[in-house]
Context: one part of a larger RNA
């Protein structure tokens, strides 16, 4: 892992709803008893219960009563009246209540032959080594004290085997082993090791203390029972087909992943209204704007004040390149601003046009409270998130089919079947791969298209101004580009060109600056400015707008799905074809809902409704069956499905059709259970 077989909404008792069936101002019996072979059935039992009548605590009264001294009130009732009682079906209650699953509490017993500590009684520690007090001899002393030889044999002393431990590492990890192997270690006369008997029990014991031990089990042992404990929690939950379908929200919840009402959904009875468009009538203060008003905030004037000066014994007073409340002009902002104010939305109201049953009411039946994402207008964040909270509208959820290379949530489209018709929607039409190598005008030159900003650029196309040009302009050639002067100062020097000052100084000139760069230590030098000539026709700035370029560095392999494309790009105006869905049509068919015409049929959760199959029992002493019954094989046949026949092998004794009724009534998952391979 696969196969086979078992594997989950029951029963019992209530109240409730719907159907059905008897009897109806009624309905029923219950234990129980009697016939009977009988739990089968018949018959008898009316106790009891429900309903027909209420009202009060009650007594009681009675279409009325209660309250009260009494009701003028004022509560329930009373005027339309149907029940019962048996079945079956839905859902609940109480019971284990669909099925499996804890951990865990309790009571009763079993355990100290592991393994902790005591208790009694035995036993077991090779060999070596240190040599403690004490004693003796000797020295010593008044006697001691003390010394010294040797003798002695202490010690939780020393080494180190059995023995006992378990500190390192390695090996072993579906081991040799459910704790060991191997090198080494540690104690080894003691708080020491071990036999044997005993003691101590679970809310407990035992512990040189580790929550550590009490039989591979210990934050509370193990075994039966309470017990089918509880699980707002996870898994699973078994045939068809048919109509109709949500929800992820709101309030309360020691509630947030649960429940309970309400919404939304379904089936039944009643009932008559909904919805959208345009009309008419409202509320209102958001989007804009706007600044009287609450604030906020820019620039100038002005001014109390307050700062510095001057002044003085203090002052007064007078001054300012300072600061600055009100106050004036100006140009601004605001979710908690408004003297204005839409558009939508929203509610109200007529009678038109569409819809067509979609609306209300009551009663049975639920599911739904974790949403998600995309437009739009907002809060939170960082005007960050595939973030987060709510509005509003779509789609998913519960929705295929086209289309975006691939894709829940974008764009198209809402799938009853069947079809080797036909039109289109988004999107496309060179090739991969159906369709235009389509036309018409103009852009791009970057493979831009086929990813990106500040910023940057004589890319190119449009448009607009403005200066200059045949009295000859731009751009190039070719000449000049002088003189007073080295302008004055400063300086070592400063001549056009380190630096200050003047440069709107003069003069010859066609023009030529007290000079635009390069250069020199300073001069030189070489050039522009500015002239004239040659040449002959458009030349320069500015601004605005299209399409592009730069900026551009990332990790598996290259930002077109690919090959390729200079259009088979891109955008703007414009035309014609075609292609392409499960749209829509055509043609046949089913089913629902409707008298018809004519609709309608995508679906999670959930509600309705029809049905298939499987055991068993009645109808039944019946029907098939050894001239072969079930059950297996194997098949081209029939139903929309569950599914249901024929026929042939096979098997070798029983079974099936109808009508009913009654369930251990359908299997692919539950880390299901047993077997098997």
């Nucleotide at each position: 892992u696969c196969c086979g077989g078992c594997g989950a909404g029951u029963u019992g008792c209530g109240g409730c709803a719907u159907c059905u069936g008897g009897c109806a101002a009624g309905g029923u019996u219950a234990a129980g008893c009697g016939c009977g072979a009988a739990a089968a059935g018949c018959g008898c039992g009316g106790a009891g219960c429900c309903g027909a009548a209420g009202g009060g605590a009650a007594a009681c009264c009675a279409a009325g009563u209660c309250u009260u001294a009494a009701a003028a009130g004022g509560g329930c009732g009373g005027u339309a009246a149907a029940g019962u009682c048996a079945g079956a079906u839905g859902a609940u209650g109480c019971a284990g209540a669909c099925c499996c699953g804890a951990a865990a509490c309790c009571g009763g017993g079993u355990g100290a032959u592991c393994u902790a500590u005591c208790c009694a009684u035995g036993u077991c520690c090779a060999g070596g080594c240190u040599g403690a007090a004490g004693g003796u001899g000797c020295c010593g002393u008044a006697a001691g004290a003390g010394g010294u030889a040797g003798u002695g044999g202490a010690g939780g002393g020393c080494c180190g085997a059995a023995c006992c431990c378990a500190c390192a590492u390695c090996c072993g990890u579906u081991g040799a082993a459910a704790a060991g192997g191997g090198u080494g270690g540690g104690g080894a006369u003691g708080a020491g090791g071990u036999g044997u008997g005993g003691a101590u029990a679970g809310g407990g014991g035992a512990g040189a203390a580790a929550u550590u031990c009490c039989a591979a089990u210990c934050g509370a042992a193990c075994c039966c029972g309470g017990a089918g404990a509880u699980a707002g929690c996870u898994g699973g939950u078994u045939c068809u087909c048919c109509u109709c379908g949500a929800a992820a929200u709101a309030g309360c919840u020691u509630u947030a992943g649960g429940g309970c009402u309400a919404g939304c959904c379904u089936c039944g009875u009643c009932u008559u209204a909904g919805u959208c468009u345009g009309c008419c009538g409202g509320a209102g203060g958001u989007a804009g704007a706007g600044c009287a008003c609450u604030g906020a905030a820019u620039u100038u004037c002005c001014u109390a004040g307050g700062g510095g000066g001057c002044g003085u014994c203090a002052a007064a007073g007078c001054u300012u390149a300072c600061c600055g409340a009100a106050g004036a002009a100006u140009a601004u902002c605001a979710a908690a601003c408004u003297g204005c104010g839409a558009a939508u939305g929203c509610c109200g109201g007529a009678g038109a046009g569409a819809u067509g049953a979609u609306g209300g009411a009551c009663g049975g039946g639920a599911g739904u409270c974790a949403g998600a994402c995309u437009g739009c207008a907002c809060g939170a964040g960082a005007u960050a998130a595939g973030u987060u909270g709510g509005g509003u509208a779509g789609u998913c959820a519960a929705a295929a089919g086209g289309g975006a290379a691939a894709g829940a949530g974008c764009c198209c489209a809402g799938a009853c079947c069947a079809c080797c018709g036909g039109c289109u929607a988004a999107g496309g039409u060179c090739c991969c791969a159906a369709a235009g190598u389509g036309c018409g005008u103009g852009u791009u030159a970057a493979g831009u298209g086929g990813a990106a900003a500040a910023g940057g650029a004589u890319g190119u196309g449009g448009g607009a101004u403005u200066u200059c040009a045949a009295a000859g302009a731009c751009a190039g050639c070719u000449a000049g580009g002088a003189u007073g002067u080295u302008g004055g100062c400063u300086c070592a020097g400063a001549a056009g060109c380190a630096g200050c000052c003047a440069u709107a100084c003069a003069u010859u000139g066609a023009a030529a600056g007290a000079g635009u760069g390069c250069g020199u230590a300073a001069u030189a030098g070489c050039u522009c400015a500015c002239u004239a000539g040659c040449c002959g026709a458009g030349a320069g700035g500015u601004c605005c707008u299209g399409c592009g370029c730069c900026g551009a560095a990332a990790a598996u392999g290259u930002c077109c799905g690919g090959g390729g494309c200079u259009g088979a790009a891109a955008c703007a105006c414009g035309c014609c074809a075609c292609c392409g869905a499960a749209g829509c049509u055509g043609u046949g068919g089913a089913a629902c809902c409707g008298c018809a015409a004519g609709g309608u049929u995508g679906g999670u959760a959930g509600a309705g409704g029809a049905g298939c199959a499987u055991u068993c029992c009645u109808g039944a002493a019946g029907g098939c069956g050894g001239c072969g019954a079930a059950g297996c094989u194997g098949u081209a046949c029939c139903g929309a499905a569950a599914g249901g026949a024929g026929c042939a092998g096979u098997g070798g004794a029983g079974u099936g059709a109808c009508a009913g009724g009654a369930a251990g009534a359908g299997a692919g998952a539950a880390u299901g259970c047993c077997g098997g391979a």
Predicted 3D model of a 677-nucleotide part of an RNA (large-subunit ribosomal RNA, domain II) from Lachnospiraceae bacterium JLR.KK008. The source organism's lineage runs through Bacteria, Bacillati, Clostridia, Lachnospirales and Lachnospiraceae. RNAcentral holds the full RNA, with entries from ENA. The coordinates come from a structure-prediction model, not an experiment, and the mean pLDDT is 85.